[in-house]
Context: one part of a larger RNA
RNA sequence: GGCUUACGGUGGAUGCCUUGGGACCAAGGGCCGAAGAAGGACGCGGUAAGGCUGCGAAAAGCCUCGAUGAGCUGUCUAACAAGCGUAGUCGGGGGUCUCCGAAUUGGGUAACCUGUUCCGGCGUUGAGUCGGUCCACCCGCAUUGCGGGAGGUAAGUGGGGGAACUGAAACAUCUAAGUACCCCGAGGAAUAGAAAUCAACCGAGAUUCCCUUAGUAGUGGCGAACGAACGGGGAACAGCCCAAACCGCAGCGACCUAACGGCGUGAGGGCCUAUGUCGUUGCGGGGUUACAGGACACUUCUGGGGCCGCCUCAUCAGGCUCCAGGGAGUUACAAACUUCAUCUCUAGUCGAAGGACCCUGGGAAGGGCCGCCGUAGACGGUGACAGCCCGGUAGACGAAAGGGAUGGAGCUCCCGAAGUUGAUCCUAAGUACCAUGGGGCACGUGAAACCCUGUGGGAAGUUGGGGGGACCACCCUCCAAGGCUAAAUACCCUUGGUCACCGAUAGCGCACCAGUACCGUGAGGGAAAGGUGAAAAGAACCCCUGGCGGGGAGUGAAAUAGACCUGAAACCGUAAGCCU
Numbered sequence: 001g002g003c004u005u006a007c008g009g010u011g012g013a014u015g016c017c018u019u020g021g022g023a024c025c026a027a028g029g030g031c032c033g034a035a036g037a038a039g040g041a042c043g044c045g046g047u048a049a050g051g052c053u054g055c056g057a058a059a060a061g062c063c064u065c066g067a068u069g070a071g072c073u074g075u076c077u078a079a080c081a082a083g084c085g086u087a088g089u090c091g092g093g094g095g096u097c098u099c100c101g102a103a104u105u106g107g108g109u110a111a112c113c114u115g116u117u118c119c120g121g122c123g124u125u126g127a128g129u130c131g132g133u134c135c136a137c138c139c140g141c142a143u144u145g146c147g148g149g150a151g152g153u154a155a156g157u158g159g160g161g162g163a164a165c166u167g168a169a170a171c172a173u174c175u176a177a178g179u180a181c182c183c184c185g186a187g188g189a190a191u192a193g194a195a196a197u198c199a200a201c202c203g204a205g206a207u208u209c210c211c212u213u214a215g216u217a218g219u220g221g222c223g224a225a226c227g228a229a230c231g232g233g234g235a236a237c238a239g240c241c242c243a244a245a246c247c248g249c250a251g252c253g254a255c256c257u258a259a260c261g262g263c264g265u266g267a268g269g270g271c272c273u274a275u276g277u278c279g280u281u282g283c284g285g286g287g288u289u290a291c292a293g294g295a296c297a298c299u300u301c302u303g304g305g306g307c308c309g310c311c312u313c314a315u316c317a318g319g320c321u322c323c324a325g326g327g328a329g330u331u332a333c334a335a336a337c338u339u340c341a342u343c344u345c346u347a348g349u350c351g352a353a354g355g356a357c358c359c360u361g362g363g364a365a366g367g368g369c370c371g372c373c374g375u376a377g378a379c380g381g382u383g384a385c386a387g388c389c390c391g392g393u394a395g396a397c398g399a400a401a402g403g404g405a406u407g408g409a410g411c412u413c414c415c416g417a418a419g420u421u422g423a424u425c426c427u428a429a430g431u432a433c434c435a436u437g438g439g440g441c442a443c444g445u446g447a448a449a450c451c452c453u454g455u456g457g458g459a460a461g462u463u464g465g466g467g468g469g470a471c472c473a474c475c476c477u478c479c480a481a482g483g484c485u486a487a488a489u490a491c492c493c494u495u496g497g498u499c500a501c502c503g504a505u506a507g508c509g510c511a512c513c514a515g516u517a518c519c520g521u522g523a524g525g526g527a528a529a530g531g532u533g534a535a536a537a538g539a540a541c542c543c544c545u546g547g548c549g550g551g552g553a554g555u556g557a558a559a560u561a562g563a564c565c566u567g568a569a570a571c572c573g574u575a576a577g578c579c580u
Stems, first nucleotide, its partner, number of pairs: 001579009015565001016531002020502002022499009031152002039100003042056003046080002050076003062094007071084003106113002115135001118132005137149005157185005167174001171221001197204002208235005218226002239484003246285010261272003264316001265314005290462001292427004296422002298419004303323006325415005337410010348397003354370002357368003371388002373377001379391003433457008443469001464479005518525002538564001541552004
């Protein structure tokens, strides 16, 4: 020096465990903000220096209403002191809520400095200090003022912009991809949405989402690749309002002169320098569609009462209003609220049944013996494995207050009907469409329809117009150029549940005081780190020692469980044997 064996040290694998995480399902909920948010700074405790939690100078809390309740004064963190117990704890509502932050009197290096108007407190009525109030900017109304906006927001969502790596085994069309990323907006969802849609000579009947059709038809340096629809099956279902014609009222402008006009209609009379006519604007009525519909005119039928018009008579229409009858409604179709009932969310409550038996053991829930409950033998805990020990579970109950849903009532709103003829009027114009340049459609310009659009042209008007994948005819189908609209869908949070999900190098980056320590000027990057024991019973006392540490003693089932479960290997020793 090596090998072997034994015993240690070091180290932290493995096993076991789980407070944490992942995924999915169900139910409930989903915007906050100048009435100052999100997020922070600084404070608040009897001893209180610090971190976490909670709270805000009314500061681990105040008031009130409910539910619990015999204990309580959060935690790392024990102890003492002093208290409370109508406390405390949980839930609903309210009060307080420093400073910064959109931050908004002005400034500013965030949490600081500094004014003004009016009112008030303390103060020698002085300096000052404290409390309240007004004073930022933009928009609207058209205004001594009032209302709105501003900022935040994980994911989802609509819109405006919009890459490259990459793939094509290079690369340019193409792809990646309308992805990433940037910006704007809105909402609890957003978008879309009641056919100028499809279909195919049969028919369907708004939108959205899922399955399928189908990796089909197609597109494609016909490369790489991209990739429908019709139809079928489901989820959920809901339809509406305007513009216009016409009528009335009002404003403005123009025109004409008692008429072929007007004063609802007919006759007679009377009146009209606007009470007429035309244009235009606003408001109210009317009206909303393709089998065309509506207006206007006409015809027929239709509850009641009252009032009105220049006069008289007559007459039917019209308008206003009351009653009766009918219908509808708070998410669109007009809009606000009250009340009742039921259900539900935000606290909770009751809840069956074993043993002081024997055995093992530190310990019984294990084994034995004899019982019991079960609409409860889910689960968790308890000194090992418990239906009957504890919390619970099945089942049955529960809300003063706030939120949600459904239904009823109040309340509010609406209400002539039918028809034919006439072909007089209306039915969304710089629109449709065309050319050209682009974009979107699965569709790369292609035979390229359809949709959107920059530029230039530019219709029709119901005998009208669009579409049916160039285009034309026939046929079929629909009605653009205005608008609103719940649900089914996406995502997140809370609660509950489930798992051939993980079990501390796994599972979220974080089981632990983690978006922390640390790194970076910054944007940003970003860890490591769990386990004594049933119970601290956490080792009094003695000895060595400066201490650390150790030896006794003691606790404990165990101390090689002593700051910790188990404790592999590498690595380092001690002892013995063998070899050199």
The part of an RNA shown here (large-subunit ribosomal RNA, domain I) has 580 nucleotides and comes from a Dehalococcoidia bacterium. It was read from a public genome assembly. Its Rfam family is "Bacterial large subunit ribosomal RNA". Its family is annotated with ribosome and structural constituent of ribosome in the Gene Ontology.